[in-house]
Context: one part of a larger RNA
This record gives sequence, C1' cells and structure tokens, in this order.
RNA sequence: CUGGGUGUAAAGGGGGCGCAGACGGCGAUGCAAGCCAGGAGUGAAAGCCCGGGGCCCAACCCCGGGACUGCUCUUGGAACUGCGUGGCUGGAGUGCAGGAGGGGCAGGCGGAAUUCCUGGUGUAGCGGUGAAAUGCGUAGAUAUCAGGAGGAACACCGGUGGCGAAGGCGGCCUGCUGGCCUGUUGCUGACGCUGAGGCACGAAAGCGUGGGGAGCAAAUAGGAUUAGAUACCCUAGUAGUCCACGCCGUAAACGAUGAGGACCAAGUGUUGGGGGUGAAACCUCAGUGCUGAAGUUAACGCAGUGAGUCCUCCGCCUGGGGAGUAUGCACGCAAGUGUGAAACUC
Repeated sequence: CUGGGUGUAAAGGGGGCGCAGACGGCGAUGCAAGCCAGGAGUGAAAGCCCGGGGCCCAACCCCGGGACUGCUCUUGGAACUGCGUGGCUGGAGUGCAGGAGGGGCAGGCGGAAUUCCUGGUGUAGCGGUGAAAUGCGUAGAUAUCAGGAGGAACACCGGUGGCGAAGGCGGCCUGCUGGCCUGUUGCUGACGCUGAGGCACGAAAGCGUGGGGAGCAAAUAGGAUUAGAUACCCUAGUAGUCCACGCCGUAAACGAUGAGGACCAAGUGUUGGGGGUGAAACCUCAGUGCUGAAGUUAACGCAGUGAGUCCUCCGCCUGGGGAGUAUGCACGCAAGUGUGAAACUC
C1' cells in the first nucleotide's frame, strides 16, 4: 500500500463550530471534460504469446500472426458523473401560534445545620473507640435557653424524571440570554451532510495575583494498633476546597459504542406536546427506560436509542515488553501537555 477491523481482544478524537477537501434531492434543457462506440495515425527492432520451420533434440536461430491493454487526431452518442440555464418541494432553513425544562450569565433574598463569640441556667465531667489514649473541662466545659457573627452547601420534592454538544447543571425571586418540542404548512428553494488543519469550550487536581475561610481536609503533629505501622482507627491540623481575574487542557472526559441519512416484527413503563373523549380508551410527534422478532456477534450481548441492512465523510488500530519512554519541535510561570521513535528482547 492492498485489505481487514475499531462496545469488552490493538483501535472512536473529551465535546463542539467550521475554512479547504470529499460526498450530495426531484423534473426539464443545453454542452461534452470524464464515459461509450466507429475510423485514422502512432505504439522501432529484439523480447513476450500462438502457429510453422532450420541445426539429430534442446538451448539457440528463422518466418507468419497476435499482443503491446497506451497516446494523439477525428466522426458520432448523451444513460451516468461534471459544467451551464431555467424550474420543483419531499432534505435544510424561516414565519406564525403554543409548550416543558437543575441550559447559561448577573443581581437580590431565605430557612435548617455545623463552628465561633456574648449573656442566662447548671455541675463534673465531655469527647472518642473494638477497647483506649492523646485532646477539651472547676480560669466552669459537655448539656440547655436567648442574642450575635461568619462561611459553605441547599434536606423533603427527587424519579430507571428534566436540561445541555460534551464537561456538566438542583433552595426561592428578578433581569438578560442559548437551544429544544408540538401545531400550522404561509415563506425561501438544495441554501445540505461530513470535516484534515484552525478557532473557541472543556470535571477534579494543580499554578499566578488579590480576597475569603464555617465545615471538611492532602501534608504535618500527637494518641492508639502492630514484630514494625512513614497506614487503616482516634484527637488536632496547613495548603486546598469558596470568590474575582488569568493560566493549565488532562480523566475509567464511559454508552469504554464518531457524525449524518434511508430502510427493517412486536410488547410494556415513563417525560413533554398535538389529535380525540363528559372522563377514558385510542392515534400521533419528540425524548427517556425495560423485554424481545428477524438479523448480527468469538462469546457476552446488541436489537427503531443497533453492536441489524446499506450510503457519505472524519478519527484511529496493525503482536507483547522496551514506552506514552528518548529525541526534536510546539505550547506552558511551573507542574507538565501534545506530537512520538529505535536499539534490544520474548
């Protein structure tokens, strides 16, 4: 490279937007680059293939034919691809009328609880564990009542439920704002799909500057346990966890399953619409679960939310270790990240 693959064996990029590129709906019509047919020229000879012949045979040599799958010119064709013109509405988008939602950003507000402070009541313990001890407490703790401060998170509702492209999002109210669904088919008329590079997004931890700091808690200290115990348990406790701004760019970033489209038995639950009904039943669209037909799979399993049958585009894999290492380059304040070998070895 051809091929075969990519849920769990190696392999789907963390997710999106999108330039180039690749691919692309239904009629009509023109052109003829691709494409098809005819003709002409060329495609040297040798060699190759077929037939025949000459050296006794063969190798070798000679003759005839074919091939040389190509290129150029020319005549014609128009199904398909392409290009052009002019249409269409089923793809896509938009208008109008409704709808659900922890989607995002900002501001304000609330109650429960923990901790701390002040005061009252009250007295000898509290706390903690397998059992203890360290620790706290007669300078009055724990318990209890009242008041105050501060930070963080929002019990119940809560759901196999909702929203978001993913990361993720949950008290209440307000403002700004993105997407989605349904109905209506009014409007545009292929405007589409994918997407190497690129751009912005991206949990936690970590980093920089400045705030904040209740609880929790790496590190650390002490108490236990133990042969030891740099742990598991306990008492303390600093970064951090929170906020603002700027970095980092990773993950079991998982459905370990890329995106879009078409087609292919059913049954059952649920969320949000629409139709329908007195209310139901029932029908339908979009989601979200379960069970299962065909099919598929190495099996497990998947099965209209496909891992089924096909089409388009992208990423990736190609035995294990060495190794996500070395090196170079790029990015980063750093930590490190991205790209990413080989020798050697089994």
A computed fold for a 346-nucleotide part of an RNA from an uncultured bacterium, annotated as small-subunit ribosomal RNA, central domain.
Model confidence (mean pLDDT): 91 of 100.
RNAcentral holds the full RNA, with entries from ENA.